[in-house]
Record summary:
Predicted 3D model of a 73-nucleotide RNA (transfer RNA) from Lachnospiraceae bacterium UBA1683. Model confidence (mean pLDDT): 80 of 100. The organism belongs to Lachnospiraceae, within Bacteria. It matches the Rfam family "tRNA". The family's RNA type in Rfam is transfer RNA.
RNA sequence: GGAUACUUAGCUCAGUUGGUCAGAGCACCCGGCUCAUAACCGGGCGGUGCAGGUUCGAUUCCAGCAGUAUCCA
Numbered sequence: 001g002g003a004u005a006c007u008u009a010g011c012u013c014a015g016u017u018g019g020u021c022a023g024a025g026c027a028c029c030c031g032g033c034u035c036a037u038a039a040c041c042g043g044g045c046g047g048u049g050c051a052g053g054u055u056c057g058a059u060u061c062c063a064g065c066a067g068u069a070u071c072c073a
Stems, first nucleotide, its partner, number of pairs: 001072007010026004019056001028044005049065002052062002
């Protein structure tokens, strides 16, 4: 330099071939249980990489930028 894939919560990941609720586990906070801690149970917190386009409507489609990974040179 070229090609491909990816970017969703503090971390690891799902998700819908455009619509009414954006979720799980772990972590964190509160409460329950316990003599106490852990475990276990209930609840809470928190997000679609950035800025655009298409559309009545975008996490999803399109192009750009940024970053990460793999391959080629």